[in-house]
Context: one part of a larger RNA
Molecule: large-subunit ribosomal RNA, domain VI
Organism: Fructobacillus fructosus KCTC 3544
RNA sequence: CGUUGGAAAUUUGAGAGGAGCUGUCCUUAGUACGAGAGGACCGGGAUGGACAUACCGCUGGUGUACCAGUUGUUCCGCCAGGAGCAUCGCUGGGUAGCUAUGUAUGGAUGAGAUAAACGCUGAAAGCAUCUAAGUGUGAAACUCGCCUCGAGAUGAGAUUUCCCAUCUAAUCAAUAGAGUAAGACCCCUCAGAGAUGAUGAGGUAGAUAGGCUAGAAGUGAAAGUGCCGUGAGGUAUGGAGCGGACUAGUACUAAUCGGUCGAGG
Numbered sequence: 001c002g003u004u005g006g007a008a009a010u011u012u013g014a015g016a017g018g019a020g021c022u023g024u025c026c027u028u029a030g031u032a033c034g035a036g037a038g039g040a041c042c043g044g045g046a047u048g049g050a051c052a053u054a055c056c057g058c059u060g061g062u063g064u065a066c067c068a069g070u071u072g073u074u075c076c077g078c079c080a081g082g083a084g085c086a087u088c089g090c091u092g093g094g095u096a097g098c099u100a101u102g103u104a105u106g107g108a109u110g111a112g113a114u115a116a117a118c119g120c121u122g123a124a125a126g127c128a129u130c131u132a133a134g135u136g137u138g139a140a141a142c143u144c145g146c147c148u149c150g151a152g153a154u155g156a157g158a159u160u161u162c163c164c165a166u167c168u169a170a171u172c173a174a175u176a177g178a179g180u181a182a183g184a185c186c187c188c189u190c191a192g193a194g195a196u197g198a199u200g201a202g203g204u205a206g207a208u209a210g211g212c213u214a215g216a217a218g219u220g221a222a223a224g225u226g227c228c229g230u231g232a233g234g235u236a237u238g239g240a241g242c243g244g245a246c247u248a249g250u251a252c253u254a255a256u257c258g259g260u261c262g263a264g265g
Stems, first nucleotide, its partner, number of pairs: 001152001005163007015149004021049007033038001051106005059100004066093005071086006110144003117137004164265001166178004183261004187203005208254003211250005218242002224237005
C1' cells in the first nucleotide's frame, strides 16, 4: 500500500515444511516342522541404541557487582579493621539465568486408494484361464491421520463485538479538506521478549522498574567486646554476619504533563 466504512478479538485452511529409524530379551514354544541336528510364522509383553523436541524439579557445568580462606605489595597516621593491583591474584563453595553428560516426551494405532504378487466369478476359445466385462486381498512407498507455519490464498475468506451517520468547498455526488468516535500510536517504566524494529507487562483509577522492609537460596560462624593462653591462637555473645539476578509486601523514586493519527461507507 492492498484486501471497497473504520476498528478490536477469535478463527477456517488453499498451500508449505517437519517427523517417519531400529536392536535385544521374555512368552507363545523347545510347540508346528524335521529321522535327527536344529527350529519358526502369527500374536502378546519388557527393555535399549541413535535421532528429535521441550525443560531445569533431580545429578552436574558455568555463574568477572554472592560468601569465605589466603600470598605479595601500595594506601587509609599506627594497632585492629579494610580498600586498590597482581589472569576474577590464587583457592574452596555457589543463587538466578543459560545449559548436558540430567529429566520428560515422540516415531504410533488407524483409514483410503494401490505396486509386485495372490485370488473369485468368467467368456472370447462348449475345455481351461486372476481379465476381456465385473469383483477382492495386498507394502516402511502415495493420500489422510500427528507437529509447525499459513488469507498478499490479489481467488486477499469466515465469525463475534465496538464506533457512528459531523462540518467546509453555492448543491448532489464513489471528490478534496477539517475536527472527531471506537481504537491505535508517539512518549515514558520495563521483561517470560529482544541486534534495531517487533512481541509482551504497565503508565497514578498504578506494584512496571528501582529503592526500602520481611523472607529464601548460598556462604559458613562477621565486627566489636569479655574470658583463657607468654604467644601463634582458642572460646562466649551467636547457625553469627553478609547476601547479584529469586519470593512477597510497601507509592519512597521514576512511569508527570501532554501530543499525533484515526470512519462518514